[in-house]
RNA sequence: UCUUAUUAAGAGCGACGGAGGGACGGGCCCUAUGAACUCGCGGCAACCUUCAUCAAAGUAAAGGUGAAAGGUGCUAAAUCCUGCAAAGCGUAGUGCUUUGAGAAAUGAGA
Numbered sequence: 001u002c003u004u005a006u007u008a009a010g011a012g013c014g015a016c017g018g019a020g021g022g023a024c025g026g027g028c029c030c031u032a033u034g035a036a037c038u039c040g041c042g043g044c045a046a047c048c049u050u051c052a053u054c055a056a057a058g059u060a061a062a063g064g065u066g067a068a069a070g071g072u073g074c075u076a077a078a079u080c081c082u083g084c085a086a087a088g089c090g091u092a093g094u095g096c097u098u099u100g101a102g103a104a105a106u107g108a109g110a
Base pairs, nucleotide, nucleotide: 001110002109003108004107005106006105007104012041013040014039015038020030021029022028024083025082026081027080042075043074044073047071048070049069050067051066052065053064054063079103084100085099086098087097088096089095
């Protein structure tokens, strides 16, 4: 970089550090009652692996259910909202709702 799946659920303390952070633009937030980074110990979840199990069956593979051992991931706010397009509603301030696209994050594969 490409393909594909998911993204309104869930889960935080401590050490270090000392001003930023929430991807980007616009908003709106978090933050000296201590941001980012890094580390330790927890936790969540079930994408991949593994294990157990179920029915058919013939050893398997594929499939359902479960565990949470291994590899990732995540642990403020819906991916915090939004951005582009369409439809509907309302209005003359400009907005609201829905759907789709795009972007982003993560997993798996290439």

A computed fold for a 110-nucleotide RNA from uncultured Pseudogracilibacillus sp., annotated as SAM riboswitch aptamer (S box leader). The model forms 94% of the base pairs in the Rfam consensus. The RNAcentral record of the sequence draws on MGnify. The source organism's lineage runs through Bacteria, Bacillati, Bacillota, Bacillaceae and Pseudogracilibacillus.